[in-house]
């Protein structure tokens, strides 16, 4: 910076979509490491649980702890005494052991209670914080916010600074005890008590109120200075000390010191209000307000004010957008931009709202108070059902919705807040730290060597080629990583000591400064250095047809599936899927979404409106906009210049600081604005004067289908009268419909009647447009020209508005002759609601309204200046000669052509601009959906205006160009047509083809250009078809392994239809070497056998192709190069003229030349000349043969054979030269010359002498894979191959093509003449002979100018038939035969006798042929055993008619012309209807939501009225109001049976409307 995409291609207009940066992002694959950042965008949906606001004990009283000391109290152990339960022993007497109770004395817990000290805690009263800091953006369109200002209308707690004060007195109350009540919060009642907690008195102003004059400012009214009256204050706390004073160990009432109170001023910072300016869509919201606008008095408020109240007036706001409705936090910023600009407002920062919804107010300097208080609502949770409690849009976390968005972490180290004298406490602010590739920067997955270019994977023409130094391997290094070691920075304060100062009586206390001692880190296992260790821990995701860097296989086959746009895919996909390669990025890459940008596609910069969208139908004029000449004035705009401001960050520039960058930090710059002031005065503006050119007037002339009303008037129409006259008139492509014998039509005369106004009429006039046409009056507008003079910028445009607006159309009434929707009837037509035809009714006319549109067009808005001419024509008027009239390159104002410059995409415009400039006004922004739908405004209605969306395409559209077409047009050709001659089409046959039909009827060719075509030979073979039987390395080719001697091979028997298979006996194999003798045997080919590569396919694809061919069309075309001309596609040349068979020539011409094509050159035919004569000729000369004649001799004429010898002179062969070029003569011919054209002359031939070969650049995806070659695919015991049988020969049929007639120009029969081109050896086949004949026998000749085929037919001559289904015709069928051939039934041909059918000249249509042709006769050939051959090819024989011409029909050539086609008219394309999907309008009616009005109900709270009361205050009423409810309208969403419309969707159906003159423009 551009690119893709409308077209066959072009240029322009348009819209689409792309590469580009960006994000709080999501997804989808993958994921090594670090820093810096950032992370609930959606439900302002609900929340469990910690924790986010507290501190001051140096304000207060109390209470705890600590600690001392006096008293009390004595737990607890310990000794002593009594007491004796239960157990044992027992000598039953007793005894021992000792439970238990008690008494003394000892210790001395613990408790309580007085007093003193020191040090800690703290509910509570008091202070101050808590309105900061942290969140979110619900609402807000507004002074909320941004900018700049105003506050003489204002507040400020803590801090700062100055000036002063701090006398005195008082009642309380929480806490505390107790009593009461509740499940629980929680409440009460009684005592009793502090204060820096309230309260009063006192003093006091430069404070506050009131009054009074000065002064100053421009005013309201404010400020200074000053009188005089009245008025308000205060509280301690705590260290120290003894100088002074008092009591004397020491202390406080005294001193001090610090911190606090109280008052006034002042400041700083914060804050309120007020105001210019700016800050989204929408008019389908156009009229909004009643406290509403102002004023008076009041109240409130820190503080102005309808902020609130009473009362007055009736205002205010709005097109410059009011009022409504929709969305929205607003900025610095921030993406994107070359910039202008668009979007955007996350993190950070300033402000502003808001804290579960709604309302309130209290406290306070300061809140209508996120973690406070009342009240009313939804929700949750507690409960003992009586009540209660609660607000994460702090951090953290959790559930729900969502594509989505983090740790219930450490810490007060550090920055900052609150509190406090201070230690300190407090802090989810904040600093860290975890988690996410979210995002940016930064490093790393190793270097270095290393070819036999490993394997392996992909191709692949099979040699190779790519991955690819890539890897292995060898050496080397250690960022990262691991484990170890070490080890800054962030710390500054604090505290304690010493020292010096200042207060001070003072060495206290305090406080300033300085040194030193000590302590303080969450992060932290910190950056960072450094040692081992070892390539060791680390690469993927997009693409790969074009745009856009990067290619091949496989697979699939309009599937499956991609696609941003163009599109890909239907059997060779670089586009789908996978591979393997290559490209890009790189810890990330790819999609999605969103927004800037490419897009000058909304254009200010910087766009358009003649035809692409797009000038309003016209025209007045209101607001607005813009405005002549000349002068002063002013300073609003404008330009200087200075000053304020434009936060900080952020960009930018420079410098530094983390190893580097991100990222942080100085510094400058810049922030394009806004205010203020000064100065400038050209220009706009505004004033003030003045001027005449713009505008307008005044005088006199002009022209005109200008308007309006009346009046008048001839033509013509049709009607009726009335003569005259008769049979047809009217229509039409051709007809009927219709009139007409009841007298039409035609004609003569009268007479009505109604609309239009012929010629004159002219790219002539007027008019603003629509318009506006006899002829006269009256009224009326407007233009132009001349001339003088007057006004003094009075103009120009025009949003809204108003007027006038053809046709049709509506409302009343009249009117009605022609004409004529609608309707009827008659043609066409498949149909014909049409186009023709006969008829008609609204209307068409007038009056009087409505209607307001048109292709209202010059598709061109107006004004006004400037920018070459040339030529008509209307009209005014000058000069000049002048009878008329004429001249003028005079002069103005319309109206047409044509054109320079310039413009324009071309087209075209061009002084009457669409060219150059300026001012106003309208309108466009891609096609459809849509001159639609709702709404609103007009209308009697039809309808007008005004004007969306959703959905849906990639286009639609505009000028050219080349070409095809055209039921457009010129000009030319051509057996095209006509003139003519003969045919086909009907008949029988034959042979091809459709179809049918079959086992199979192999295949292919399908208008012309398939259809006697491939097939120039189907019985078997051919043959591919079909049935049935057989083989499988195979009928055929080759490689390379193995094996094989009585083998391979011949041969003979069995099965069997053959092919195949099987069998057994005989016979028995080649070259070469072992090998100087000997091989069938040994080795090696060759052959044979088995295996295995493989052979083989007339299987498919002619749309994969080569090669061939056919058709346009032997038709004159098809192009190049260089020049010029066009933006370009593409023109010129190649067009014009004249001529030709021809783009053949000539001659014009921006062409000039040139190439494939046309001609010629080449074959044949025809004349002449030369060469050559053998098998060909035979005039001559012999020679043979014969015939006649006679002299009967080889004697004379004569005829025959080329058989022989001469000859070669003709014919002929067949080499090879000559001729004919418009050369010669007359006309003619065009501007001239010419090219040529007619005729003639000579010639064997005349204008190419005749015929043939020769087919341009293309087109038909034209045939052909079934000649052949060949890509791909397919089939391999079968699609291959063999065999035997049948099929291609079938037959209710229907097309071709042809043969044979139909007779007499003919048929029969008999005589009898004259060819050419060919063929010919498994071959032509003579004579001669047999047979009616086909044919058999026979063999000479002859590899052929020599023998044979060979007889040439028609023709001629003569006879017969005499118009008849015949003596025309042979079809068919019958017997009999002939030949080929293995075979003749399916299925061959001929023969002969016999049978004797349609058919008697052909419909509608159609085909050939223009001279040696057409017609007609034969005759050869290819193929081929033979023949279906009546066909194809060729060949001579006889031999004709016609052409006046190019209107036609049919093919081509050229030049034009229109076009909406380009697959190119077999094109394109339109409606309805029918299905499916989408989407939207209407709609009884249903539910939601919003905002207002009215009434009803009123919580707290504030306010206010009364009462009561000791103070606070209690109690009752009113007023204001949230929630709530009633109601009747409103507005918007959403739904809705039915229902209209519209898009979209390979092959529905009915038409053909538009494109060509589209078949009626």
């Nucleotide at each position: 910076a551009g690119a893709g995409u409308u077209u066959g291609a072009u240029c322009a207009u348009g819209g689409c979509u792309c590469a580009g940066a960006g994000u709080g992002a999501a997804c989808g694959c993958u994921g090594g490491c670090g820093g810096c950042g950032u992370g609930g965008a959606u439900u302002a949906g609900g929340c469990a649980u910690g924790c986010a606001a507290g501190u001051c004990g140096a304000g207060c009283g109390a209470u705890c702890c600590u600690u001392g000391u006096u008293g009390u109290u004595g737990a607890u152990g310990g000794a002593a005494g009594c007491u004796g339960a239960a157990u044992c022993c027992u000598u039953c007497g007793g005894g021992a052991u000792g439970a238990u109770g008690u008494u003394u004395c000892c210790u001395g817990a613990u408790a309580c209670a007085g007093c003193g000290c020191u040090g800690g805690a703290u509910a509570g009263c008091g202070g101050c914080a808590a309105a900061c800091g942290g969140g979110u953006g619900c609402g807000u369109a507004a002074c909320g916010c941004g900018u700049g200002g105003g506050u003489a209308a204002c507040c400020u707690a803590c801090c700062u600074u100055g000036a002063g004060a701090a006398g005195g007195a008082g009642g309380a109350u929480a806490g505390c005890u107790u009593g009461c009540u509740g499940a629980a919060a929680a409440g009460u009642g009684a005592g009793a008590u502090a204060a820096u907690a309230c309260u009063c008195c006192a003093u006091a102003a430069u404070c506050c109120c009131u009054u009074g004059g000065c002064a100053u400012c421009a005013a309201a009214g404010a400020u200074g200075a000053c009188a005089a009256g009245g008025g308000c204050a205060a509280a301690g706390a705590u260290g120290g000390c003894c100088u002074c004073u008092a009591u004397u160990u020491a202390u406080a009432a005294g001193c001090u010191g610090u911190c606090g109170u109280c008052u006034c001023a002042a400041g700083a910072g914060g804050g309120g209000c007020c105001c210019g300016c700016g800050u989204c869509c929408u008019a389908u919201c156009a009229g909004g307000u009643u406290g509403u606008u102002g004023g008076c008095a009041g109240g409130g408020u820190a503080a102005a004010g309808g902020c609130c109240u009473a009362c007055c007036a009736a205002g205010c706001c709005u097109a410059a957008g009011a009022c409504g409705g929709g969305u929205a936090g607003c900025u610095g910023g921030c993406a994107u931009u070359a910039g202008c600009g668009u979007g955007u407002g996350g993190u950070c920062a300033g402000c502003c709202a808001c804290a579960c919804c709604g309302g309130g107010a209290c406290u306070g300097a300061g809140a209508u108070a996120c973690u406070g208080c009342c009240c009313g609502g939804a929700c949750u949770c507690c409960u003992a059902c009586g009540g209660g409690a609660g607000g994460c849009u702090g951090c953290a976390g959790u559930c729900g919705a969502g594509a989505a968005u983090c740790u219930u972490u450490c810490c007060c180290a550090a920055u900052g807040g609150g509190c406090g004298a201070a230690a300190g406490c407090c802090u989810g602010a904040g600093g860290a730290u975890g988690c996410g590739a979210c995002g940016c920067c930064g490093c790393g997955u190793g270097g270095a060597g290393g070819a036999u270019g490993a394997a392996g994977c992909g191709u692949u023409u099979c040699g190779g080629c790519g991955u690819g130094u890539a890897a292995a391997c060898u050496c080397c290094u250690u960022u990262u990583g691991u484990c170890g070691g070490g080890g800054a920075g962030g710390a500054a304060c604090g505290u304690u000591u010493c020292u010096c100062g200042g207060u001070u009586a003072a060495u206290a206390g305090c406080u300033g400064g300085g040194g030193a001692a000590u302590c303080u880190g969450a992060c932290u296992u910190u950056a960072c250095c450094u040692g081992a260790c070892g390539a060791a821990u680390a690469a993927g995701c997009c693409a790969c047809g074009g745009c856009u860097a990067a290619c091949u296989c496989c697979g699939u086959g309009c599937c499956a599936g991609c696609a941003g746009c163009c599109g890909c895919g239907g059997u060779a996909a670089u586009a789908c899927g996978g591979a393997g390669g290559u490209g890009g990025c790189a810890a990330g890459c790819g999609u999605u979404a969103c927004u800037c940008g490419g897009u000058u596609u909304g254009a200010c910069u910087g766009g358009g409106u003649g035809u692409a969208a797009a000038g309003g139908g016209u025209c007045c004029g209101u607001a607005g906009g813009c405005g002549g000449c000349c002068a002063g004035a002013u300073a609003a705009g404008u330009g200087a210049a200075a000053g304020g401001u434009g936060a900080a960050a952020u960009u930018u520039u420079u410098c530094g600081g983390c190893u580097u960058a991100a990222c942080c930090g100085g510094a400058a710059a810049a922030c394009u604005g806004c205010c203020u002031u000064u100065c400038a005065a050209a220009c706009u503006a505004u004033u003030u004067g003045g001027c005449u050119u713009g505008a307008g007037g005044u005088u006199g002339a002009a022209a005109g289908a200008g308007g309006a009303g009346a009046g008048c008037g001839g033509a013509a129409c049709u009607g009726c009268c009335a003569g005259u006259g008769u049979a047809a008139g009217g229509g039409u492509g051709a007809a009927a419909u219709c009139u007409g014998u009841g007298g039409a039509u035609a004609u003569u005369g009268g007479c009505a009647g109604g609309a239009a106004c012929g010629c004159c009429c002219g790219u002539g006039a007027c008019g603003a447009a629509g318009g506006u046409g006899g002829c006269u009056c009256u009224c009326u507008g407007g233009u132009u020209c001349a001339a003088u003079c007057c006004u003094a910028a009075c103009g120009c445009u025009g949003a809204g508005g108003g007027a006038c607006g053809a046709a049709a159309g509506c409302u009343a009434g009249g009117g009605u002759a022609g004409c004529a929707a609608a309707c009827a009837g008659g043609a066409u037509u498949a149909g014909a609601u049409a186009c023709c035809c006969u008829g008609g009714u609204a209307g068409u006319c007038c009056u009087a309204g409505c209607u307001g549109u048109a292709a209202a067009c010059g598709a061109u808005g107006g004004g006004c200046a400037c920018u070459a001419g040339g030529u008509g024509u209307c009209u005014c008027u000058g000069u000049u000669c002048u009878u008329g009239g004429a001249a003028c390159g005079g002069g103005g104002g319309g109206u047409g052509c044509c054109g320079u410059a310039g413009c324009u995409a071309a087209c075209g415009c061009g002084u009457u601009a669409a060219g150059u400039g300026c001012c106003c006004c309208a309108c466009c922004u891609g096609g459809g959906g849509a001159c639609u739908a709702c709404g609103g405004c007009c209308g009697c209605a039809a309808g007008g205006c005004u004007a969306a969306a959703a959905c849906u395409c990639a286009a639609a559209g505009g000028a050219a160009u080349u070409g095809a077409c055209g039921g457009g047009g010129g000009c030319c050709c051509g057996c095209a047509c006509a003139a003519g001659c003969g045919g086909u089409g009907g008949a029988a046959c034959a042979c091809g083809u459709g179809g049918u039909u079959u086992a199979a009827u192999u295949c292919g060719a399908u208008g012309c250009u398939a259809c006697g075509c491939g097939a120039g030979g189907a019985a078997c073979c051919u043959u591919a078809c079909c049935a049935g039987g057989g083989c499988u390395u195979g009928a055929c080719a080759u490689g390379c392994u193995g094996g094989a001697a009585g083998u391979a091979a011949c041969u003979a028997c069995c099965c069997g239809a053959a092919a195949g298979g099987g069998u057994g006996g005989g016979u028995g194999a080649c070259c070469u070497g072992u090998a100087u003798c000997c091989a069938a045997u040994c080795a090696g080919g060759a052959a044979c056998c088995a295996g295995u590569g493989c052979a083989g396919g007339u299987g498919c694809u002619g749309c994969a192709u080569g090669g061939c061919u056919g058709u346009c069309g032997u038709c004159a075309g098809c192009u190049c190069g260089u020049g010029c001309c066009g933006u370009g596609a593409g023109g010129u040349g190649u067009u014009c003229c004249c001529u030709u068979a021809a783009g053949u020539g000539g001659g014009a011409a921006a062409a000039c030349g040139a190439g494939c094509g046309c001609a010629a050159c080449c074959c044949u035919c025809a004349c002449c000349c030369u060469u050559a004569g053998u098998u060909g000729c035979u005039a001559c000369c012999a020679u043979u043969c014969u015939g006649a004649c006679u002299u009967u001799a080889c004697g004379u004429c004569g005829g025959a054979a080329g058989c022989u010898g001469g000859g070669c002179a003709c014919u002929c062969u067949a080499g090879g030269g000559g001729u004919a070029c418009u050369g010669c003569c007359u006309a003619c011919g065009u501007u001239u010359u010419a090219a040529g054209u007619a005729g003639g002359a000579g010639g064997a031939a005349g204008g190419u002498g005749g015929g043939g070969a020769u087919g341009a650049c293309g087109u038909c995806a034209a045939g052909u894979c079934c000649g052949c070659a060949u890509g791909g695919c397919c089939c391999u015991u079968a699609u291959g191959u063999c065999c035997u049988g049948g099929g291609c020969u079938a037959c209710a049929c229907a097309c071709g093509u042809g043969u044979u007639a139909c007779a007499a120009u003919g048929g029969c029969g008999c005589g009898u003449a004259c060819a050419a081109c060919g063929g010919g050896a498994a071959g032509c086949u003579a004579a001669g002979c047999c047979g009616c004949g086909a044919g058999g026998u026979g063999g000479a000749g002859c590899a052929a100018a020599u023998c044979c085929u060979u007889a040439a037919a028609a023709a001629c001559g003569c006879g017969c038939c005499u118009c008849a289904g015949u003596u025309c015709g042979g079809a068919u069928c019958g017997a009999a035969g002939g030949c080929u051939g293995c075979a003749a039934u399916u299925c061959g041909c001929c023969u002969u006798c016999g049978u004797g059918a349609a058919g008697c000249u052909g419909g509608a249509a159609u085909c050939g042929c223009u001279a040696g042709u057409a017609a007609u006769g034969g005759c050869g050939c290819a193929u081929c055993a033979g023949c279906a051959a009546c066909g194809g090819c060729g060949c001579c024989g006889u031999g004709a008619a016609u052409a006046c011409g190019u209107u036609c029909c049919c093919g081509g050539g050229c030049c034009u012309u229109g076009u909406a086609c380009a697959c190119a008219c077999c094109g394109c394309c339109c409606g309805u209807c029918a299905a499916g999907c989408g989407c939207u309008g209407a709609a009884a009616a249903u539910g939601g939501g919003g905002g207002g009005c009215a009434c009803c109900c009123g919580a707290a709270g504030c306010u206010u009225u009364g009462a009561c009361u000791u103070u606070u205050g209690u109690c009752a009423g009113g007023g204001u109001u949230a929630c709530g409810g009633u109601g009747a309208a409103u507005u918007u969403c959403a739904u809705g049976a039915u229902u209209g419309g519209c898009g979209c969707u390979a092959a529905g159906u009915c038409g053909u409307a538009a494109c060509a003159a589209g078949g009626u423009a």
Record summary
Predicted 3D model of a 1561-nucleotide RNA (small-subunit ribosomal RNA) from an uncultured bacterium. RNAcentral holds the sequence, with entries from ENA and SILVA. Its mean pLDDT, the model's own confidence on a scale to 100, is 83.